Context: one part of a larger RNA
RNA sequence: UUAGGUGUAAAAAGUGCGUAGGCAGUUCGUUUUUUUUGAUUUUUUUAAAGGCUAAAUGGCUGUGCAAAAAUCUUAAAACAUAACUUGAGUGCAGUGGAGGUAGAUGUAAUUGCUAAAAGAGGGGUGAAAUCCGAUGAGAUUAGUAGGAAAGCUAAUGGCGAAGGCUGUUUUCCACACUGUUCUGACGCUGAGGUACGAAGGUCUGGGUAUCAAACGGGAUUAGACACCCCGGUAGUCCAGACAGACAACGAUGGGUAUUUCACGUGUUCAAAACGAAUACGUGUCAGCUAACGCGAUAAAUACCCUACCUGGAGAUUACGGUCGCAAGACUAAAACUC
Numbered sequence: 001u002u003a004g005g006u007g008u009a010a011a012a013a014g015u016g017c018g019u020a021g022g023c024a025g026u027u028c029g030u031u032u033u034u035u036u037u038g039a040u041u042u043u044u045u046u047a048a049a050g051g052c053u054a055a056a057u058g059g060c061u062g063u064g065c066a067a068a069a070a071u072c073u074u075a076a077a078a079c080a081u082a083a084c085u086u087g088a089g090u091g092c093a094g095u096g097g098a099g100g101u102a103g104a105u106g107u108a109a110u111u112g113c114u115a116a117a118a119g120a121g122g123g124g125u126g127a128a129a130u131c132c133g134a135u136g137a138g139a140u141u142a143g144u145a146g147g148a149a150a151g152c153u154a155a156u157g158g159c160g161a162a163g164g165c166u167g168u169u170u171u172c173c174a175c176a177c178u179g180u181u182c183u184g185a186c187g188c189u190g191a192g193g194u195a196c197g198a199a200g201g202u203c204u205g206g207g208u209a210u211c212a213a214a215c216g217g218g219a220u221u222a223g224a225c226a227c228c229c230c231g232g233u234a235g236u237c238c239a240g241a242c243a244g245a246c247a248a249c250g251a252u253g254g255g256u257a258u259u260u261c262a263c264g265u266g267u268u269c270a271a272a273a274c275g276a277a278u279a280c281g282u283g284u285c286a287g288c289u290a291a292c293g294c295g296a297u298a299a300a301u302a303c304c305c306u307a308c309c310u311g312g313a314g315a316u317u318a319c320g321g322u323c324g325c326a327a328g329a330c331u332a333a334a335a336c337u338c
Base pairs, nucleotide, nucleotide: 003310004309005308006307007292008291012306014196015195016194017193021189022188023187025084026083027082033077034076035075038072039071040070041069042068043067046064050061051060052059053058087186088183089182091180092179093178094177095176096175099173100172102170103169104168105167107149111145112144113143114142115141116140121132122131158165159164201242202241203240204239205238206237211235215231216230217229218228253305254304255303256302257301258300261283262282263281264280265279266278267277268276269275287294288293311338312337320331321330322329323328
């Protein structure tokens, strides 16, 4: 490469946007090009049988397959022209939500400090001890400081491309759905590229209430570089940069179309009720699957585009290259061996 695959066996890039490329709605007309269906004609080459001929393996004749050209014809594609509205988008009206951004502001609790009153313990554990306390702790009351967080509502709920998003409120931005107007194929995917991307980590400057790697101490133990306890620094928070790895999972790439029955939830329309649209879920027919299971949110039936896999181990490695302050990331072999 071919072929077959990628939920769990090897394999869907963490997610979007998007360049090249690939693929791509309906209708009319035109011509050329590229294929395609069938027919006719001509030409060239021409096997066997048969026929003629020959001393002979032969020679001649002969029709069929095949090939080429021309003409006509069937269908499709491409190019150019004109039009259409269902795909796609736009404006307007309405509805929805923890969607994002930057401000403002309130709250329970933890901790510290101040004061009151009180007077011996508190804390912690399986049991203890380290630890705090007559320089007055803990418990109680009042005040105050500061940082972080988001009780009930709350859900099998909602929103977002993913990561993710939850006190209240304001600003700006974006999204989805319903109805309708307009544009008229403007679409799908997407190598490179580019943007976003949890936690932890890095740099600079702030902040530091809680919790808490490292570290110190007390226990446990044969030992205890642990589990338990008392402390505690980075970090956890904010601003600006970097980093780009995850069980970044639905372990399931994106798009379009077609396919049983039944039930639930959010939103909208309607509202007496049935019902309709859209989204999220549950069970299931057919079908698929090695099985488990999937089953209109497919792992069914088909098509289009991308990425990836090819026995185990060596190896998410080495070397080289690119990126990074570093940690490291991306790309990615071979020997040997079973």
The part of an RNA shown here (small-subunit ribosomal RNA, central domain) has 338 nucleotides and comes from a Bacteroidia bacterium.